Transfer RNA from a bacterium, 71 nucleotides, folded computationally.
Its mean pLDDT, the model's own confidence on a scale to 100, is 85.
Rfam family: tRNA. It is annotated as a transfer RNA.
RNA sequence: GGGCCUAUAGUUAAGUGGCAGAACACCGCUUUUGCACAGCGGAGACGGCAGUUCGAUUCUGCCUAGGUCCA
Numbered sequence: 001g002g003g004c005c006u007a008u009a010g011u012u013a014a015g016u017g018g019c020a021g022a023a024c025a026c027c028g029c030u031u032u033u034g035c036a037c038a039g040c041g042g043a044g045a046c047g048g049c050a051g052u053u054c055g056a057u058u059c060u061g062c063c064u065a066g067g068u069c070c071a
Stems, first nucleotide, its partner, number of pairs: 001070007010024003018054001026042005047063005
C1' cells in the first nucleotide's frame, strides 16, 4: 500500500427497509434486625459524514477504530 470481516446500553449480544429487544451490571420500591437472594418498576445504545428511499441499525460510498490475509 491492497483484499476481506467487524462496529448496537457500562459488558455480552439479537434484530435481512416501517415502535431498537434481551441477559448481566446500575438506580428505586417491597421483602429482612441487617446483608444477600427473590419479586416489581425505572434510566441507559445503532462509530462519524454523505447518498438511495415516503421511510435506513438494515442498502451504497468515503472516513475512523479493531481483527485477519497478501505485498